This is a predicted structure of a 387-nucleotide RNA (Bacterial RNase P class A) from a Nitriliruptoraceae bacterium. The sequence was found by an Rfam model in a public genome assembly. Lineage of the source: Bacteria > Bacillati > Nitriliruptoria > Nitriliruptorales > Nitriliruptoraceae.
RNA sequence: GGAGCCGGCCAGGCGGCCGCGUCCGGGACGUGCACUUGCACGUCGCGGGCGAGGAAAGUCCGGACUCCACAGGGCAGGGUGCUGGGUAACGCCCAGGCGUGGUGACACGCGGAAAGCGCAACAGAGAGCAGACCGCCUGCGGGACACGUUCCCGCAGGUAAGGGUGAAACGGUGAGGUAAGAGCUCACCAGCGCGACGGGUGACCGUCGCGGCUAGGCAAGCCCCACCCGGAGCAAGGCCGAGCAGGGACCAGCAGGUGGCCCGCCAUCCGGUCCCGGGUAGGCCGCUCGAGGCGUCGGGUGACCGACGCCCCAGAUAGAUGGUCGCCACCCGCAGCCGGGCAACCAGCUGCGGGGACAGGAUCCGGCUUACCGGCCGACUCCUCCC
Numbered sequence: 001g002g003a004g005c006c007g008g009c010c011a012g013g014c015g016g017c018c019g020c021g022u023c024c025g026g027g028a029c030g031u032g033c034a035c036u037u038g039c040a041c042g043u044c045g046c047g048g049g050c051g052a053g054g055a056a057a058g059u060c061c062g063g064a065c066u067c068c069a070c071a072g073g074g075c076a077g078g079g080u081g082c083u084g085g086g087u088a089a090c091g092c093c094c095a096g097g098c099g100u101g102g103u104g105a106c107a108c109g110c111g112g113a114a115a116g117c118g119c120a121a122c123a124g125a126g127a128g129c130a131g132a133c134c135g136c137c138u139g140c141g142g143g144a145c146a147c148g149u150u151c152c153c154g155c156a157g158g159u160a161a162g163g164g165u166g167a168a169a170c171g172g173u174g175a176g177g178u179a180a181g182a183g184c185u186c187a188c189c190a191g192c193g194c195g196a197c198g199g200g201u202g203a204c205c206g207u208c209g210c211g212g213c214u215a216g217g218c219a220a221g222c223c224c225c226a227c228c229c230g231g232a233g234c235a236a237g238g239c240c241g242a243g244c245a246g247g248g249a250c251c252a253g254c255a256g257g258u259g260g261c262c263c264g265c266c267a268u269c270c271g272g273u274c275c276c277g278g279g280u281a282g283g284c285c286g287c288u289c290g291a292g293g294c295g296u297c298g299g300g301u302g303a304c305c306g307a308c309g310c311c312c313c314a315g316a317u318a319g320a321u322g323g324u325c326g327c328c329a330c331c332c333g334c335a336g337c338c339g340g341g342c343a344a345c346c347a348g349c350u351g352c353g354g355g356g357a358c359a360g361g362a363u364c365c366g367g368c369u370u371a372c373c374g375g376c377c378g379a380c381u382c383c384u385c386c387c
Stems, first nucleotide, its partner, number of pairs: 001383004006378005012328007020051006027044007053358001057369002060367005065233004077229005082096005097110005111224002116222002118218002133163002135159010145148001171189006190214001192211008237285004246276006256269005292311008330355008339346002
C1' cells in the first nucleotide's frame, strides 16, 4: 500500500419567522353549582418544562398486566432440542464441544436412523435381509479353419476384482489364495461398538485392549427420549352517560317478592350461562416510574450481576413532534493550485454543481428478522514492498 473479517457508535448542528400536542403557573371571557371572597368544566392569549427510532416497522418468539377457566395425575395436542451458564422468560444472548467451508481472521450447522414403521424422481441389471447388463472363469452342445492353452454362437452355473448408471452401489492399500474371484485369510490404515485408565461440572477429548470385519441417507414423514405449555387479549378490563324491544333454550332452586290453599311443595319474577333480535360509536380510569436511563466502583473470560450517586425522559385518539430561510459542518463529481513519497498512493486549499437515506409511537418491556444516504472508532487476518 492492497484485499478481507469481526464488534461498537452516530444518524447533522446553530439561529430567525410561522405552526402542533401535552403538563404546570398566571390572566380574560363563557357555562353550571354554591351564593361571602369559592369550586368544576370549556375557549383564547402569556410565561415555562417535555415532545419518536435504531429500527418506533414485520407482528415472528418470550414476558409483565387484565379478564375468564382451573383439586391432583394421566391421555390427546402444540413447541423446543450438542453442553454449561445468563435472564422475569425465550425459539434470544454468552462461553465451550464436535462437524463442514476458508491459507487465515472467521462464518455456518447441531438430540436419537445397530427401537420400530415408512420414503427415495430420473438413469440403471440392481436402491436396502443388495444386484449378474457388459466383462472374467468353469462345464456341456454346436460351428469355423490358421487344428491351437484358438476363435464364434447357444445353454447351465460361479464371480462384486474391472467397466457402465446414479445424489447415493455395502471400507482402502498390499500380499496370500482361487478355475476366476471375494474380509475368504493376513498385515497396516480409516470407521464403528464394548471395556479399562487419565483429563473435563459437562458436551467431549486422549491412551491402551478386545470384537465382528462394515453398520448408507431422510426425523421439516410417522416415531422414540428429555424438558416446557390453560384460553383470550388494552377493541384486555372497570366506571359514568346516551340509546333500544324484546324473545327462546338450559341451570339453580339458598335468600327476597308475588300467586296457588297456612307449614311443606309447586309455578313465576329476580339470579346464572348460551343463542336470536334490537341499540350505541360519547367521556373518564387503565396510561405510562419502568425487569427504567446515565455515571463511578466492584465481581465475572463473557452474556450479565451487585453497590452507591444523579436524572424523570411522548401519552395522542383519526391520531401532535412540522414547514421555510440563512450560516456552518459532512459526503460525491469536475476544474485549478500546491505538499509528502522511489513508486503504488495519501493529504491540503479555492471555485462550480449535486446529495442527506430507511422510516414514525398507540398498554409496556426483552429479543429476532427485515429496510437504510453516509460517516466514525476499535480488535484481528492474508498478500506485497521498504528498513